[in-house]
RNA sequence: GGGGCCGUAGCUCAGUGGCAGAGCGCCCGCCUCGCAAGCGGGAGGCCGCCGGUUCAAAUCCGGCCGGGUCCA
Repeated sequence: GGGGCCGUAGCUCAGUGGCAGAGCGCCCGCCUCGCAAGCGGGAGGCCGCCGGUUCAAAUCCGGCCGGGUCCA
């Protein structure tokens, strides 16, 4: 320098045009003599950035940034 992959909650990841979700973690409550486990509830995101397409974009297209991978 070139090819393809990835970027979504604190962490690991789903979601591939029409409501942003799960597990773990965190907070509160129930349970217990107490702790853990278990059960119930809650907070936390403008989906890496900028533009385009569309009635509508996390999702499609372009550019850029970052990560890791293959080739040279």
This is a predicted structure of a 72-nucleotide RNA (transfer RNA) from Halorientalis sp. IM1011. The coordinates come from a structure-prediction model, not an experiment, and the mean pLDDT is 85. The RNAcentral record of the sequence draws on ENA and Rfam.